[in-house]
This record gives sequence, C1' cells and structure tokens, in this order.
RNA sequence: GUCUGUUCUCAGGGCGGGGUGAAAUUCCCCACCGGCGGUAUCCGGAGCGAUCCGGGAGCCCGCGAGCGCCCUCCCGUCACACGGGAGGGGUCAGCAGAUCCGGUGCGAUGCCGGAGCCGACGGUUAAAGUCCGGAUGGAAGAGGACAGGU
Repeated sequence: GUCUGUUCUCAGGGCGGGGUGAAAUUCCCCACCGGCGGUAUCCGGAGCGAUCCGGGAGCCCGCGAGCGCCCUCCCGUCACACGGGAGGGGUCAGCAGAUCCGGUGCGAUGCCGGAGCCGACGGUUAAAGUCCGGAUGGAAGAGGACAGGU
C1' cells in the first nucleotide's frame, strides 16, 4: 500500500418582496436551494519530465432517502375481499425527476457565454422543492481507531 473483521464519529439546502383572496411561505409575478460515488479539455499545487495530489456536473452514468411493490403481525369482517395501523425486506425498478444552443478544443450534455428545465409521501382555512410531520429516524457514503491476512 491493499484485503478482511470489529468499532467510533460525521453525513441536506432553500419563500425575501409584491399581487389576488375570507383564507395561500401552497396560486400568480419576481426571488431562493441543489445529498453521495464515478467521469474531467477547467482551477490550484508539486515535479526537469512522464506524471502525481486537492477541488470541480441538480438535469451524463450509478447510488441513497421517500413512494410503489413484496413479506409478517394487529384491528374492523363469520370468513374472504378490502380498508386502517405497526414492523421488516431492498429481490423487483413501476414512480425514481430534469438540457439544449453557441464558443473553444483532437476530444466537452462536465469548461466559457446564453437560454431553459426538474424536485417523494402525508398534512394544511387554498394546490408546497422552500412550512408542519414520520425524523432526536434511516442512509448512499466520508473519515478515524483497533485486530488479523497479504
């Protein structure tokens, strides 16, 4: 250095102004926000150099949470169906979203310029990416400690 095991810590941002209205941070106009890993023609640093190190995409590839789905239990039912509630799985991938144009260049959906687009579920005096709730939860993963192998 690398692999395996145990363990610890960390791991999501955003409604400000105006309008309408009985009522809207939910509608309309303007605004604001962008999890994790990969990729890298950009930026910074090291090196004579090959090259190496750090950063770098919401909409390129993949992942996570959430919903769906599946399983178990409880309640309602004579029973089934179905409905409600609780817990579990992460096999399925259904929802899982959303980008183009111009420039540079050998090469860019990533750089520069411009114009666009997207955002779980439940709740709510009125429809929510931004409020409240599940959540003092879970988790992609990041970093460390210890033990063992190589």
FMN riboswitch aptamer (RFN element) from Shinella daejeonensis, 150 nucleotides, folded computationally. The sequence was found by an Rfam model in a public genome assembly. The coordinates come from a structure-prediction model, not an experiment, and the mean pLDDT is 80. Of the family's consensus pairs, 100% are formed in the model. It matches the Rfam family "FMN riboswitch aptamer (RFN element)". Rfam links the family to the GO term FMN binding.